[in-house]
The RNA shown here (c-di-AMP riboswitch aptamer (ydaO/yuaA leader)) has 121 nucleotides and comes from a soil metagenome. Its mean pLDDT, the model's own confidence on a scale to 100, is 82. The sequence is in RNAcentral, with records from MGnify. Of the family's consensus pairs, 92% are formed in the model.

RNA sequence: GGCCAAAUCUCCUCGGAUGAGGAGAGCGGGGGACCCAACAAAUGGGGUGAAGUCCGCAAGGACAGGGCAGCUCUUUCAGCCCUAACCCGACAGCUAACCUCGUAGGCCACUGAAAGAGGAU
Repeated sequence: GGCCAAAUCUCCUCGGAUGAGGAGAGCGGGGGACCCAACAAAUGGGGUGAAGUCCGCAAGGACAGGGCAGCUCUUUCAGCCCUAACCCGACAGCUAACCUCGUAGGCCACUGAAAGAGGAU
């Protein structure tokens, strides 16, 4: 100076403090009616996330999905990379009102081109 991600900003209190505890805004998630949908069960079911399905003894492969600063966004082409992990605890379709939770962590000196729109100078 940037990247992934919701994970940023402002304020207050205690305090010797680089600390601790709160509040709000913004952003993100879950639960939760009518209506709609579904309505044999099972091998429970479900949630965050791109991280799912199939083949294979495995390695791995195919399709699907996700990411890759030089003002921002969208689309296309090519290239590179990822396709994990964790949680709830017998329980949840959608869902207005309403209720509730999170605001972490991990990385990089680099991905190029074309088109459109906007912005800045």